[in-house]
């Protein structure tokens, strides 16, 4: 330096939940917690998951007009769509790394 990750030692992370607090959310942060992790360090590079604020659409209302269609338009509501956001303890990749063996 490379490859394995059982057996251990030292060390480390913190799942669900609960309270506080941030956000439209999904989710984060801090304390408690402790299901679990050989990378459960780190990095949104690539896929997959998630949420739906701003946008669009479409139902709806109203208005015109060649009138049963078509333009326009609009508070509010419901549906669909939509990442720019989320999220590495989903899955691969970049970095970095302890012990122990070959």
């Nucleotide at each position: 330096c490379u490859c394995u990750g059982u057996c251990a030692a030292a060390a480390g992370c913190a799942a669900a939940g609960c309270a506080g607090g941030g956000g439209a959310a999904a989710c984060c942060c801090u304390g408690c917690g402790g299901c679990g992790c050989a990378g459960a360090g780190u990095u949104a590079c690539g896929g997959a998951a998630c949420u739906a604020a701003c946008g669009g659409a479409u139902g709806c209302g109203g208005u015109u007009u060649u009138u049963u269609a078509a333009a326009c338009u609009g508070u509010a509501c419901a549906u669909c769509u939509u990442a720019u956001g989320u999220c590495c303890g989903c899955c691969g990749g970049g970095c970095c790394a302890c012990c122990a063996g070959a």
Molecule: c-di-GMP-I riboswitch aptamer
Organism: Deltaproteobacteria bacterium